Predicted 3D model of a 159-nucleotide part of an RNA (small-subunit ribosomal RNA, 3' minor domain) from Neurospora sp. CHS-2018a.
Context: one part of a larger RNA
RNA sequence: UACCGCCCGUCGCUACUACCGAUUAAAUAGCUUAAUAAAGCUUCCGGACUAGCUUAGGGAGGUUGGUAACGACUACUUAAGGCCGGAAAGCUAUUUAAAUUCGGUUAUUUAGAGGAAAUAAAAAUUGUAAUAAGGUCUCCGUUAAUAAAUUAGCGGAGG
Numbered sequence: 001u002a003c004c005g006c007c008c009g010u011c012g013c014u015a016c017u018a019c020c021g022a023u024u025a026a027a028u029a030g031c032u033u034a035a036u037a038a039a040g041c042u043u044c045c046g047g048a049c050u051a052g053c054u055u056a057g058g059g060a061g062g063u064u065g066g067u068a069a070c071g072a073c074u075a076c077u078u079a080a081g082g083c084c085g086g087a088a089a090g091c092u093a094u095u096u097a098a099a100u101u102c103g104g105u106u107a108u109u110u111a112g113a114g115g116a117a118a119u120a121a122a123a124a125u126u127g128u129a130a131u132a133a134g135g136u137c138u139c140c141g142u143u144a145a146u147a148a149a150u151u152a153g154c155g156g157a158g159g
Stems, first nucleotide, its partner, number of pairs: 003134001005131001008127002014120002017117001019115002023111001025110008034101003039096002042093001045090001049086002052083003057078003061074005137158009
């Protein structure tokens, strides 16, 4: 930039913010009914492996008695068997009980076709409501109507 002014609402596009929302939606956490239940302690056994003791008998020796057969003593070794310990796996029962699963409940989040709003921006669209007596003076309340600003009735006010 002063009426070729200013300016109102619907509608359309874009962005953004919460809201509603089927999905018997999903996730996480807490508590919890039930089921399953690792592992540990204790316990009933178990007894791989292993220490010690004892001993019938056997083995090849030594000393000694004996003419010899044989006898006595003795160190070593073997050792079936017997006794007594330690001890792994495993196993019985009880208890503590992690964890998992099917559910319940509470809390916090997340997705969601679609719906209905607010805000912002713009040279979109439609009209022209307001501002001049704005071309029906304006405004308030209320009722009704209408694409939209709005229009009409009734009652008020004068900004």
The prediction has a mean pLDDT of 80. RNAcentral holds the full RNA, with entries from SILVA. Rfam family: Eukaryotic small subunit ribosomal RNA. For this family Rfam cites "The comparative RNA web (CRW) site: an online database of comparative sequence and structure information for ribosomal, intron, and other RNAs" (Cannone et al., BMC Bioinformatics, 2002). Rfam links the family to the GO terms structural constituent of ribosome and ribosome.